The prediction has a mean pLDDT of 78. SAM riboswitch aptamer (S box leader) from Cellulomonas persica, 116 nucleotides, folded computationally. The RNAcentral record of the sequence draws on Rfam. Lineage of the source: Bacteria > Bacillati > Actinomycetes > Micrococcales > Cellulomonas. It matches the Rfam family "SAM riboswitch aptamer (S box leader)". Rfam links the family to the GO term regulation of gene expression. Rfam describes the family as follows. The SAM riboswitch is found upstream of a number of genes which code for proteins involved in methionine or cysteine biosynthesis in Gram-positive bacteria.
RNA sequence: CCACCAUCCAGAGCGGCCGAGAGAUCUGGCUCGACGACGCCGCAGCAACCCGCGGUCCCGCGCCUCGAACGAGGCGGGCGACCGGCCGAGGGUGCUACCGCCAGGACCGAUGGAGG
Numbered sequence: 001c002c003a004c005c006a007u008c009c010a011g012a013g014c015g016g017c018c019g020a021g022a023g024a025u026c027u028g029g030c031u032c033g034a035c036g037a038c039g040c041c042g043c044a045g046c047a048a049c050c051c052g053c054g055g056u057c058c059c060g061c062g063c064c065u066c067g068a069a070c071g072a073g074g075c076g077g078g079c080g081a082c083c084g085g086c087c088g089a090g091g092g093u094g095c096u097a098c099c100g101c102c103a104g105g106a107c108c109g110a111u112g113g114a115g116g
Base pairs, nucleotide, nucleotide: 001116002115004113005112006111007110008109013043014042015041016040017039021032022031023030025105026104027103028102029101044096045095046094049092050091051090052087053084054083055082056081057080058078059077061076062075063074064073065072066071100108
């Protein structure tokens, strides 16, 4: 960069620096902003996408015990499936004004996951 899947009305702010616009884009509104917004950095927090954690199941997996055998049980294992936030201690992200601020347009954007 490309195409795919999921989510986007819940939640969570202080300090320092900077200095004029900002809330993605167009139109129209509504807001934030020199009482310093936006942005950057630090710390704190929120959340539960991935890892992890727990549970159930599965295994045409291993070992052990019992048994003549079928089989049963125990311990462990797995790129396995599903469920769980009343699992948030930890890791990777993300997020912390207003519903992605609202409506319409464009069918765009953001975040995560897996792939090329």